[in-house]
Molecule: small-subunit ribosomal RNA
Organism: uncultured bacterium
RNA sequence: AGAGUUUGAUCAUGGCUCAGAAUCAACGCUGGCGGCGUGCCUAACACAUGCAAGUCGAGCGCGAAAGGGGAGCAAUCCCCGAGUAGAGCGGCGAACGGGUGAGUAACGCGUGGGUAAUCUACCUCCGAGUGGGGAAUAACAGCGGGAAACUGCUGCUAAUACCGCAUGACAUCGUCGGAUCGCGAGGUCUGACGAUCAAAGCCGGGGACCGCAAGGCCUGGCGCUUGGAGACGAGCCCGCGUCCGAUUAGCUAGUUGGCGGGGUAAUGGCCCACCAAGGCGACGAUCGGUAGCCGGCCUGAGAGGGCGGACGGCCACACUGGGACUGAGACACGGCCCAGACUCCUACGGGAGGCAGCAGUGGGGAAUUUUUCGCAAUGGGGGAAACCCUGACGAAGCAACGCCGCGUGGAGGAUGAAGGCCUUCGGGUCGUAAACUCCUGUCGACCGGGACGAACGUAGUCUGGCCCAAUACGCCGGGCUAUCGACUGUACCGGUGGAGGAAGCCACGGCUAACUCUGUGCCAGCAGCCGCGGUAAUACAGAGGUGGCAAGCGUUGUUCGGAAUUACUGGGCGUAAAGGGCGCGUAGGCGGUCUUGCAAGUCCCGUGUGAAAUCCCUCGGCUCAACUGAGGAACUGCACGGGAAACUGCUUGGCUUGAGUUCGGGAGAGGGAAGCGGAAUUCCGGGUGUAGCGGUGAAAUGCGUAGAUAUCCGGAGGAACACCGGUGGCGAAGGCGGCUUCCUGGACCGACACUGACGCUGAGGCGCGAAAGCUAGGGGAGCAAACGGGAUUAGAUACCCCGGUAGUCCUAGCUGUAAACGAUGAGUGCUGGGUGUAGAGGGUAUUAACCCCUUCUGUGCCGAAGCUAACGCAUUAAGCACUCCGCCUGGGGAGUACGGUCGCAAGGCUGAAACUCAAAGGAAUUGACGGGGGCCCGCACAAGCGGUGGAGCAUGUGGUUUAAUUCGAAGCAACGCGCAGAACCUUACCACCUUUUGACAUGCCCUGAUCGCUGGAGAGAUCCAGUUUUCCCUUCGGGGACAGGGACACAGGUGCUGCAUGGCUGUCGUCAGCUCGUGUCGUGAGAUGUUGGGUUAAGUCCCGCAACGAGCGCGACCCUCGCCAUUAGUUGCCAUCAUUCAGUUGGGCACUCUAAUGGGACCGCCGGUGGUAAGCCGGAGGAAGGUGGGGAUGACGUCAAGUCCUCAUGGCCCUUACGGGGUGGGCUACACACGUGCUACAAUGGCGACUACAGAGGGUUGCAACCCAGCGAUGGUGAGCUAAUCCCCAAAAGUCGUCUCAGUUCGGAUUGCACUCUGCAACUCGACUGCAUGAAGUCGGAAUCGCUAGUAAUCGCGGAUCAGCAUGCCGCGGUGAAUACGUUCCCGGGCCUUGUACACACCGCCCGUCACACCAUGGGAGUUGGCUUUACCCGAAGGCGGUGCGCUAACCAGCAAUGGAGGCAGCCGACCACGGUAGGGUCAGCGACUGGGGUGAAGUCGUAACAAGGUAACCGU
Repeated sequence: AGAGUUUGAUCAUGGCUCAGAAUCAACGCUGGCGGCGUGCCUAACACAUGCAAGUCGAGCGCGAAAGGGGAGCAAUCCCCGAGUAGAGCGGCGAACGGGUGAGUAACGCGUGGGUAAUCUACCUCCGAGUGGGGAAUAACAGCGGGAAACUGCUGCUAAUACCGCAUGACAUCGUCGGAUCGCGAGGUCUGACGAUCAAAGCCGGGGACCGCAAGGCCUGGCGCUUGGAGACGAGCCCGCGUCCGAUUAGCUAGUUGGCGGGGUAAUGGCCCACCAAGGCGACGAUCGGUAGCCGGCCUGAGAGGGCGGACGGCCACACUGGGACUGAGACACGGCCCAGACUCCUACGGGAGGCAGCAGUGGGGAAUUUUUCGCAAUGGGGGAAACCCUGACGAAGCAACGCCGCGUGGAGGAUGAAGGCCUUCGGGUCGUAAACUCCUGUCGACCGGGACGAACGUAGUCUGGCCCAAUACGCCGGGCUAUCGACUGUACCGGUGGAGGAAGCCACGGCUAACUCUGUGCCAGCAGCCGCGGUAAUACAGAGGUGGCAAGCGUUGUUCGGAAUUACUGGGCGUAAAGGGCGCGUAGGCGGUCUUGCAAGUCCCGUGUGAAAUCCCUCGGCUCAACUGAGGAACUGCACGGGAAACUGCUUGGCUUGAGUUCGGGAGAGGGAAGCGGAAUUCCGGGUGUAGCGGUGAAAUGCGUAGAUAUCCGGAGGAACACCGGUGGCGAAGGCGGCUUCCUGGACCGACACUGACGCUGAGGCGCGAAAGCUAGGGGAGCAAACGGGAUUAGAUACCCCGGUAGUCCUAGCUGUAAACGAUGAGUGCUGGGUGUAGAGGGUAUUAACCCCUUCUGUGCCGAAGCUAACGCAUUAAGCACUCCGCCUGGGGAGUACGGUCGCAAGGCUGAAACUCAAAGGAAUUGACGGGGGCCCGCACAAGCGGUGGAGCAUGUGGUUUAAUUCGAAGCAACGCGCAGAACCUUACCACCUUUUGACAUGCCCUGAUCGCUGGAGAGAUCCAGUUUUCCCUUCGGGGACAGGGACACAGGUGCUGCAUGGCUGUCGUCAGCUCGUGUCGUGAGAUGUUGGGUUAAGUCCCGCAACGAGCGCGACCCUCGCCAUUAGUUGCCAUCAUUCAGUUGGGCACUCUAAUGGGACCGCCGGUGGUAAGCCGGAGGAAGGUGGGGAUGACGUCAAGUCCUCAUGGCCCUUACGGGGUGGGCUACACACGUGCUACAAUGGCGACUACAGAGGGUUGCAACCCAGCGAUGGUGAGCUAAUCCCCAAAAGUCGUCUCAGUUCGGAUUGCACUCUGCAACUCGACUGCAUGAAGUCGGAAUCGCUAGUAAUCGCGGAUCAGCAUGCCGCGGUGAAUACGUUCCCGGGCCUUGUACACACCGCCCGUCACACCAUGGGAGUUGGCUUUACCCGAAGGCGGUGCGCUAACCAGCAAUGGAGGCAGCCGACCACGGUAGGGUCAGCGACUGGGGUGAAGUCGUAACAAGGUAACCGU
């Protein structure tokens, strides 16, 4: 620090996902040790049991027992136990410590202040005091009640308990002053007078004196009372900060303030009475949701974001709700009262309880520990102290929950062991790994030693000082000794022993480090995203190997990061999501220039604070580290004081350039109202006139003989304004178009002058706002939703046609939306130009006008810089900046639902979620495609000739059949194709028979030559029996080939996969294309080159050009045919000479020919044309003329095209069979369908007769002449020929005659009989011959094929295969045409261009209904529950107020009785929790039925969109 994922590829946008860190975690697998931490996130659910707050006898009064001892006969008593245990009165504590986070959005918390509005027990310091009395009451005792809890009555008693009195101020209050401080309310200090209010004792020591004693008294300590101060702690108030929702916009009656009271420690509507009508809110009140807050923690570069568990601070709570009491402090976790729910006890009458203390239990949950030890340390309460208490705390235990550390050994060790895995079978790898050798000794085990944490305190003793009358006592300090450790015999140290006890988990397709085999076969499964799996899976599962981490490793959840993906730092809005439809304008935000002052912002300095811990730095302590101690820094903040005055702000006074006013002009479809005009359509009336008109692709509906259309005249009515007219004008936008008048808005130009910042923007708000639509009333010519009819169509609720109503028009009102678009908010300034156009002005020229130059304003185009993802924008910015507003944050769901609001309605505005997807989308690129365009080719069409499709037959295919009809080929590019030839063989198929190292290869062993022949069985393979024969080399050991037998490795497979492959082939297509290097352009994919202008058969060539070159293709080179020459002259040839039946022979090699080498043709020459080019046209010459004809030759690639059955080959499968052999059958079937052919339908013909002329091939297991036989197929015989020699070999169309249009003298299928040939064998199933038979068929529907010249057509000939068997195939020659105007159309192709939502590429993509399944969701009669609220009712406990006739110790009066003061119970009142009645609001659950939505495999119907998508598409209505 980034990466993966939208595409064929690219850039950008944008979401999703990953790598990191963290965690109070959980789960899976695994697990050696130690240290330090952490450990109910859920049910603030319910809790058994134990413990968690007591202590003080130096405040007080009581006061046992067990046990022991003694006395007594015993009952019993006495002593010790013991003034102990124990409870009680009293004091202090229990308000701390500990827990939890339910509530709380609040002065709750944080931070900084205030308290002149306050309190503070214990503690410290200072001052004063502590006198004298009184009356009770628990305990206790007695008698009762009750199951219990507990309690009543009577009686006794003490106090540091309670109550008067005295004294008393510096305390409080009142009155009157003084000083000082403060802005002030007022505070502080101080003086005088008056009033009010205190107390308690306990312990120790002691000489004199008093006292009978106790004691007084003296003294010390503790305590008490009252003041002042401090410290600590607390209360209250204020500024600022503190989550989400506006689909919560208004809230508020003690509400806001005042006066007077009450209340409190204290301010205050905190409470009350009265008065006023305020207070809060868009800077978000109220309401709803969520939440304890902070120091900090996690993350992050930071800014931020998330969190608030442990530790520390604050707050709140203690079963739920309410309440007060006590107290310095509570509205009180382990207190009280009441109400409620729950649990428990009960004798049913009543009672008891509150773990969110520590353990622990149940429950919930994915999930969270021991009912441990100790007060030794630290801290707390009480006490004078000892000491007691302390689940605070210190420790231990459990848990890998986290962090940190350590170990599981080290060194050597190659026959690289065995074994595993892989393998190309050679080997590689695990791997120095192991074994083995030599060592070490951490941890664990055992044995032994053994700390720190302990210092206080106390006691003893020695000693110094203070107090005091005192060497007592007490207090302060020092020395020595003694005493105290839960952890713990722990840490640590030493020793013994011995590598001995200690490694797993995850991953290995990319991201992302790490690869192979096997199994599986879209199954099982994986998956964070992209995606893997359909027979060769590095992606599933296992294994081996490898990578990573390691006592852990993975997974899941959550947070931050990456994410600049909410953008303050640090994003955007023309087309990706995103500019409000437009204006006016409120709040707000922002604001020209000079100057004065202030100092709010801003900056600097200082002070205070920012707790500790944490983070950071340094140093230190545990062996290191984690952990921890100390110091420092930091805590970016807040407050106060001082200072500065540039900038912002406020303020003073100016300025004119922003803005505005005035004057003078002209331009304009700017707006409103009224009036007027002509053309056209339609209708009405009349005339002329006759059969049609109209309409369409073609038609029909429609109109018309009742007279239409056409035409002329007249009239009516409504709407719209041709030409001018223009990327011309005006307006804010919507929008505005005949002419005239009236009213009216704005802009522009020019110009003195004036005002003096008056400005810009603009949340809400207000207004305007096309069309459609709505309401009411008019109007209605044309047009025209709906609707009717006619067509089209598979359908046609459409497109086309004929009609036609709302509507379109006017008036008044509503609606408020549009692709309301420049898809571009408004304003200001700045930043090269060029060229149009509209308005106004200036200059120049001679006045005017035009041209020309120029200024301002508007409106266009092209373009620089710059910007942009690109396209593009570019002084009319999308450039450079500033100000303000609006808006965006993945696609779908959805502009939907709910709610609110507006509307008459339609509907508008505002505007989600669940769920779902890994994309959706932009620009550009290359292709492909288009019922887009341009140019151009091709037997592509057209023109022409002949066919196919109809018939019969042949052949191939489909289908069917069959035991089998082997298999493959499938549009073109399968179908006379593989097959250049299935009777057996072939043959792969079927039935049956048979064989198992095999028909074939290699290796090993044994034997032997093998072959052949005979007989028997059998369908044969084969089996049995017999017989003949004796290979080659040799170093004589043996070896080789061959055959037989044997065992095992293996053979064998036309079994599967052509979608695992090689090779070969088809096809586009012999189409003219396909690419590369360098350069250049582009962010890039890519482009350029290769496009353009010409030209060509051609990317052929020329020219031009940011291209220059090159390669594969084209062409040429090669073969063949056509002309010539040379060479050669047999088997070929014969002009001349001779000769013959005959080039037969001599002779010759001129010619033909043969077959080898050359020549020839190149737009070379001439003319024209073209650009002086390439080239084209014409001509000459030439055998041939513009690639002369033909062939071979097939670019990059496409079709997962074809072939595993030619061959080769990976993998899989079979192995007495899916291999091998044999016999027979099948591949030849036959209702049918198709392809390719043959023969025909006849006279351009049939038949008969006659008679010429080829080429190219083939031939020795062969071709076969002549001759003979046969009607013939053929047979017999066999010359010649290994071929320019001989043979196949006859060429046929031709010519002549005949037939005369008919199912024929056409046609030959079919069938019968008889033969021929091949072959082991022609039944299934060959070909041919003769005779006989003589079918369909009279030129072929829709449709469709071939061919452009020696071509089509037609005629025969040959060859391969082959024993035999072509109508097929491959070749050969003979005869030998017609037509091409042309490129509109069909098909295919090339180039350029355009559109695209296509890219497995139009056989593409894709939309909606319906049907089915699943999912979430809206509505829904209602129903259930939570929260909340209004009114009223009830009204516990409680304090307050009132009353208090009952009760009443202290004080007063009184001798007393009694009375008084005061108090208590009781009662009354207002308040009030719970509860109740009735009604609202809100949220949630369920809900028959219902609405749409999403997803799902190949369902149904259509074809809407993407190309002009076949009616351009889209927006609103």